[in-house]
RNA sequence: ACUACACGUUGGGGGUCCUGAUUGCCUCUGGCAGUCGGGUGAGAGACACCCUUUGAACCUGAUGCGGGUAAUGCCGUCGGAGGGAAGCGUGGACCGGGAUUC
Numbered sequence: 001a002c003u004a005c006a007c008g009u010u011g012g013g014g015g016u017c018c019u020g021a022u023u024g025c026c027u028c029u030g031g032c033a034g035u036c037g038g039g040u041g042a043g044a045g046a047c048a049c050c051c052u053u054u055g056a057a058c059c060u061g062a063u064g065c066g067g068g069u070a071a072u073g074c075c076g077u078c079g080g081a082g083g084g085a086a087g088c089g090u091g092g093a094c095c096g097g098g099a100u101u102c
Base pairs, nucleotide, nucleotide: 005091006090007089008088009087010086011052012051013050014049016046017039018038019037020036021035022034023033024032025031026030058083059082060081064077065076066075067074
C1' cells in the first nucleotide's frame, strides 16, 4: 500500500430439481397438492444455505452437444460467452521503496 487475504456488520441477490410409497382433489393414458422415504448438492421452502462487482451464487444460450443414470443441470462441455446483487468496520502480510544506526 485505505493492498492481497481473513473476520464482522447493514443492506441486497439467488435456487429449490429427479424419484418411490401413500392420502386427497381434478378437466383422470394423466395432472396438481400434502405426508414419509431414496438420488445429487452448501442448500431441494430452510430463523437455513450460497453469493454480493476482486462478482462461475444464480440466470440466459438451452427443448444445445457428449457421457452416464431408475430418473434428473447427475457429470462434462458450452465458458472467463452474454447477463448478474455493495457499502462500512476490525485485523493484516509477502513483495517493493525509503530513513536511521552499526